[in-house]
């Protein structure tokens, strides 16, 4: 240098082009408890970056950052 895969919540994952992007868990605030653990309820938070196509883009195309593996 060339290629391949992947980049979504602090953390581990979902999500056929079409719902207000979802769950676990972690924070935050209640209940309950003598107090803590535990169990309940409510809460806030994410599509690496610029672009292109579409009526609509986590999704499809370019580039490009960054991480892994392959190969000279």
């Nucleotide at each position: 240098g060339g290629g391949c895969u992947c980049g979504u919540a602090g953390u581990u994952c979902a999500a056929u082009g079409g719902a207000u992007a979802g769950a676990a868990u972690a924070g935050g605030g209640g209940a309950u408890u003598c107090c803590u653990a535990a169990u309940c309820c409510c809460u806030a938070g994410a599509u690496g970056c610029a672009g292109g196509u579409u009526c609509g883009a986590u999704u499809c195309c370019u580039g490009u950052c960054g991480a892994g593996c392959c190969u000279a």

Overview
Model confidence (mean pLDDT): 82 of 100. The RNA shown here (transfer RNA) has 72 nucleotides and comes from a Fidelibacterota bacterium. Rfam family: tRNA. Rfam links the family to the GO term triplet codon-amino acid adaptor activity. The family's RNA type in Rfam is transfer RNA. The organism belongs to Fidelibacterota, within Bacteria.